[in-house]
RNA sequence: CUUAUCCAGAGAGGCGUAGGGACUGGCCCGUUGAAACCUCAGCAACAGACCGUUUGGUACUGUGCUAAUUCCAGGAGUGAUACUGCUCGAAGAUAAG
Numbered sequence: 001c002u003u004a005u006c007c008a009g010a011g012a013g014g015c016g017u018a019g020g021g022a023c024u025g026g027c028c029c030g031u032u033g034a035a036a037c038c039u040c041a042g043c044a045a046c047a048g049a050c051c052g053u054u055u056g057g058u059a060c061u062g063u064g065c066u067a068a069u070u071c072c073a074g075g076a077g078u079g080a081u082a083c084u085g086c087u088c089g090a091a092g093a094u095a096a097g
Base pairs, nucleotide, nucleotide: 001097002096003095004094005093006092011040012039013038014037019029020028021027023074024073025072026071041066042065043064046062047061048060049058050057051056070091075088076087077086078085
């Protein structure tokens, strides 16, 4: 850079000690212990592998993930005009190339 997906799912212990949720604004999480790291467990099924073949299945291998829809919004369009709803996009994340 290209393509696909992102309203589902799944946490304990150790260590550590003040931050974290990409960015900005909001709103949340956190001393009843954040992040990072380690161990074990789990979820999912993108690629490989194996089985089946009309769709699929298993979860062995390589990744990924385990608060809140990608936590919500950001740009544009549309319905409404009181809140706010819907669609597309941007940005981001993951996989494969």